[in-house]
């Protein structure tokens, strides 16, 4: 100069006015307010996938069942997140990616094609033995593929019973052998996952994102959770029936009925049931709360390879309710764009970096709703830091 990896950051500033939402101070107060000050969106506030925090409900203990997770050690409040290692993939590499226990308890499945899917033989290949058939006086040849024999070749799958050479064989074969591969061995390193070495002829395909064993974890339900106050209305409980009508008096009063209604009873008392009245006591609308100070955040150190942890120091940073966080005008600024000019890197087309000059701030995804940790998704764009490849010079 060309291409790339891996982390962190930011998501336009500034000022003026005019508003929205809470807080808080003064002032006014029966209620409304009215001036000051101060706060007011994200890295994902998203998706609600996974873990906790809290809240109510349930639970003596244990077991079954269900679900999730799953190489190994750490980390953590906890996790399906994170580090760190192993293993296998991928990339020249910095790096990236992984449902990565068990298939030697068992059960089960592989369509179609194949002789056959874990046990077989279709072509084939021998035929050493044994048969047969012939030659030969005999030893012994020679011929058949009937009996056996093999699994090397060849088909056929997505896969075929360890591979690949040498040897051996009548043909073949871990039948020997080397060298990969494979192991319930041994030993050595390592907490471990696993490696390396020795050692075993080889028993043991594949699938567990099929049941299934193992091994570890889970009790439901969610701020519309739960608490506190409490209207009409209608329902519940407790005491009650005060007293209501007629009449006659200006009126204080006096007489007279009735004893709230039905119902059970022959009558009272009782007792049920509606009626009223008074209190009470759940609970609905509503109102207050839970609510935001918290596994917070930032610095510096200290332990740790990290993830994370300890100590010190500063800091308060939205809490409203179907829901405020905004809008207008100014200067700047930065991407994109349009007009040029130079380097550059390529055969070219055309990329890349930078000067200038115009004109433009919406111009990336996106919007807290009880809190925090993580994951995944979307995101124009810029910056800074670490690092690997090529090339050309020095």
């Nucleotide at each position: 100069g060309g291409a790339g990896c891996c982390g962190g950051c930011c998501a336009g500033a500034c000022a003026a006015c005019c508003g929205c939402c809470g807080c808080c101070a003064u002032c006014a107060c029966g209620u409304c307010g009215a001036u000051g000050g101060g706060g007011g969106a994200g890295g994902a506030a998203a998706g609600u996938c996974c873990g906790g925090g809290c809240u109510c409900c349930g639970c003596a203990g244990g077991g079954c069942a269900g679900u999730g997770u799953g190489c190994c050690a750490g980390u953590u409040a906890a996790c399906g997140g994170c580090u760190g290692g192993g293993c296998g993939g991928c990339g020249c590499g910095a790096g990236c990616c992984g449902a990565c226990g068990g298939a030697a308890a068992g059960u089960g499945c592989a369509a179609c094609a194949g002789a056959g899917a874990g046990a077989g033989a279709c072509c084939g290949c021998c035929g050493a033995u044994g048969g047969c058939u012939u030659c030969g006086c005999a030893a012994g040849g020679a011929g058949c593929a009937c009996a056996g024999g093999c699994a090397a070749g060849g088909g056929u799958g997505a896969a075929a019973c360890g591979g690949u050479g040498c040897g051996g064989u009548a043909a073949g074969a871990g039948c020997g052998c080397a060298c990969c591969g494979c192991g319930a061995g041994u030993c050595u390193g390592g907490u471990a996952a696993c490696a390396g070495a020795c050692c075993g002829g080889c028993a043991c395909g594949g699938c567990a994102a099929a049941c299934c064993c193992c091994a570890c974890a889970c009790g439901g339900a969610g701020c519309a959770a739960g608490g506190c106050c409490a209207a009409a209305u209608a329902g519940g409980g407790a005491a009650g029936g005060a007293g209501c009508c007629a009449c006659c008096g200006c009126a204080a009063g006096g007489u007279g009925g009735c004893a709230g209604g039905c119902g059970u009873g022959g009558c009272c008392c009782a007792c049920g049931c509606c009626c009223c009245u008074u209190c009470c006591g759940g609970g609905u609308a509503g109102g207050c709360u839970g609510c935001u100070g918290g596994a917070g955040c930032c610095c510096a150190u200290c332990g740790g390879u990290g993830a994370c942890g300890g100590u010190g120091g500063g800091c308060c940073u939205a809490g409203a309710g179907g829901a405020a966080u905004g809008g207008u005008u100014g200067u700047c600024u930065c991407g994109g764009c349009c007009g040029u000019c130079g380097c550059u890197c390529g055969c070219a087309a055309g990329g890349g970096c930078g000067g200038c000059g115009g004109g433009u701030a919406u111009g990336a995804c996106a919007g807290a709703a009880c809190c925090c940790g993580g994951c995944u998704u979307a995101u124009c764009g810029g910056c800074c830091g670490g690092c690997u490849c090529c090339c050309a010079c020095u």